[in-house]
Context: one part of a larger RNA
Molecule: large-subunit ribosomal RNA, domain VI
Organism: uncultured Dehalococcoidia bacterium
RNA sequence: CGUAGGAGGCUUGCGGGGACCCCUCCCUAGUACGAGAGGACCGGGAGGGACGGCCCUCUGGUGUGCCGGUGGUCCUGCCAAGGGCGUAGCCGGGUAGCCAUGGCCGGCCAGGAGAAGCGCUGAAAGCAUCUAAGCGCGAAACCUUCCCCAAGACGAGGCCUCCCAUUCCAAUUCGGAAGUAAGGCCGCAGGUAGACCACCUGCUUAGAGGACGGAGGUGCAAGGCAGGCAACUGCUUCAGCUGACCGUUCCUCAUCGGCCGAGG
Numbered sequence: 001c002g003u004a005g006g007a008g009g010c011u012u013g014c015g016g017g018g019a020c021c022c023c024u025c026c027c028u029a030g031u032a033c034g035a036g037a038g039g040a041c042c043g044g045g046a047g048g049g050a051c052g053g054c055c056c057u058c059u060g061g062u063g064u065g066c067c068g069g070u071g072g073u074c075c076u077g078c079c080a081a082g083g084g085c086g087u088a089g090c091c092g093g094g095u096a097g098c099c100a101u102g103g104c105c106g107g108c109c110a111g112g113a114g115a116a117g118c119g120c121u122g123a124a125a126g127c128a129u130c131u132a133a134g135c136g137c138g139a140a141a142c143c144u145u146c147c148c149c150a151a152g153a154c155g156a157g158g159c160c161u162c163c164c165a166u167u168c169c170a171a172u173u174c175g176g177a178a179g180u181a182a183g184g185c186c187g188c189a190g191g192u193a194g195a196c197c198a199c200c201u202g203c204u205u206a207g208a209g210g211a212c213g214g215a216g217g218u219g220c221a222a223g224g225c226a227g228g229c230a231a232c233u234g235c236u237u238c239a240g241c242u243g244a245c246c247g248u249u250c251c252u253c254a255u256c257g258g259c260c261g262a263g264g
Stems, first nucleotide, its partner, number of pairs: 001152001005163007015149004021049007033038001051106005059100004066093005072085005110144003117137004164263001166178004183260004187203005207253003210249005216242003223236005
């Protein structure tokens, strides 16, 4: 810009993409078959591998603004308690998130048309013949079936709902312009989204931050008291601290606003 008014939702699917795998064991059955050795079709069931999608309850990683331990040095006047530096100083753990080595799920079934092949009926050619007319079976391949995208599918589809008969210029219609409607955009706080854009949630209420409560993580703070020559230990204390997680609460910030936008 188009989709012959302007919008907000929900859709159909022209068409396109993805997937399509394999193995072992058990039953049928030591049956059919076979002298025996051996050993099925058909059908049913149970495991597994690789691959793929999604996810983080579990297991395990990472987790540089979480917690703890610890040697050196500088600083907060000193003690004590802390802070800086050096790969995060080093070391032990670890929430959310992101992950796989972890978890769940998938390939099924069925239909159509049909290759080789197997057949029925059957002439040409009184026979025969699956073929010439006709008809039936028949592969992981093909078309559907499963998952995803999808009406710019210019063949521009469908359904539901919302907004509606102002003003001016021109005027026979067509046309042009202004302010509006439903609605949208800008702006702002952000994340389930993300390179930007887009998408999504909010903008006067629980959207973000704070505060409070909880979960989870660290692992028992500081101070005090007691014991010990001291290092240190015990009690107070399952303490103290705590990023992203789950809630509650208007304390703070999303203020006030602007613009676009209808055959009218």